[in-house]
This is a predicted structure of a 107-nucleotide RNA (SAM riboswitch aptamer (S box leader)) from Fictibacillus phosphorivorans. Taxonomically the source falls in Fictibacillus (Bacteria, Bacillati, Bacilli, Fictibacillaceae). The sequence is in RNAcentral, with records from Ribocentre. Its mean pLDDT, the model's own confidence on a scale to 100, is 85. Its Rfam family is "SAM riboswitch aptamer (S box leader)". Rfam links the family to the GO term regulation of gene expression.
C1' cells in the first nucleotide's frame, strides 16, 4: 500500500512562532481566518496498545500511538415514518451503508 476487527454526537490553551489559506477526496451547503486561522513547538485531553489488581470490572499514565472549532462540521447511496404538493417531486427525522480518520494485528 492491501486486509481483518474496534472506535468514531464525550474531552483538551486568553502560550510562543509562523503569516493566507483552512475544515480528507468530488459537488452542494454551511462555516473559521489579519481580533492571526492552517502549520510547528509547548501545554492539555483520551485511553487502542502497555502497565497492576479482577470473578464480572476498577485503576495508573513513565513508554509507542492518537487527539486537542463546528457530530468524521452536514448531505451525497438504500430503506422507513411524518408533513407539503394535482403530480413528477420536496422537506424533516431515524434506521443501514459508503468513504473518510485513528489504534490494534495481519500478508
Nucleotide at each position: 500500500u492491501g486486509c481483518u476487527u474496534a472506535u468514531u454526537c464525550a474531552g483538551a490553551g486568553a502560550g510562543a512562532c509562523c503569516g493566507a489559506g483552512g475544515g480528507a477526496u468530488c459537488a452542494g451547503g454551511c462555516c473559521c481566518u489579519a481580533u492571526g486561522a492552517c502549520g510547528u513547538c509547548c501545554g492539555g485531553c483520551a485511553a487502542c496498545c502497555u502497565c497492576c489488581a479482577u470473578a464480572a470490572u476498577g485503576g495508573a499514565a513513565c513508554g509507542g500511538u492518537g487527539c486537542u472549532a463546528c457530530u468524521u462540521c452536514c448531505u451525497g447511496c438504500a430503506g422507513a415514518a411524518u408533513g407539503a404538493u394535482g403530480a413528477u417531486u420536496c422537506a424533516u427525522u431515524c434506521u443501514g451503508g459508503a468513504a473518510g480518520a485513528u489504534a490494534a494485528g495481519u500478508c